[in-house]
């Protein structure tokens, strides 16, 4: 001098909930608010998993249709579920 481990500090993010906006919904944006977080930064067809169903298809009801109900499906979402990827500080 460099590296590993590592206390602390400077800062960072912001769950639930509330208000406003947006959306069919899940959710998202902004403000408030902090449960937590060393990646709670970024990545959502081309890893896994989860949420939702405007619409579409099938079924029930019904004389047909409509309404209503049930089931299936993502092209809609979630990175604060796992995953991938990049990264700040450094006492003894």
């Nucleotide at each position: 001098a460099c590296g590993a481990c590592g206390a602390a500090a400077c800062g960072g993010c912001a769950a639930a909930c509330c208000g406003c906006g947006u959306g069919a919904a899940a959710g998202c944006g902004c403000g408030g608010g902090a449960c937590g977080c060393a990646a709670a930064g970024c990545u959502a067809u081309a890893g896994g998993g989860g949420c939702u169903u405007c619409g579409u298809g099938a079924g029930a009801c019904g004389a047909c249709a409509a309404c209503u109900c049930u089931c299936a499906c993502a092209u809609g979402c979630c990175a604060g579920c796992c995953a991938g990827u990049u990264c700040c500080c450094g006492a003894a």
c-di-GMP-I riboswitch aptamer from Paenibacillus lutimineralis, 92 nucleotides, folded computationally. The source organism's lineage runs through Bacteria, Bacillati, Bacillota, Bacilli and Paenibacillus. Its mean pLDDT, the model's own confidence on a scale to 100, is 85.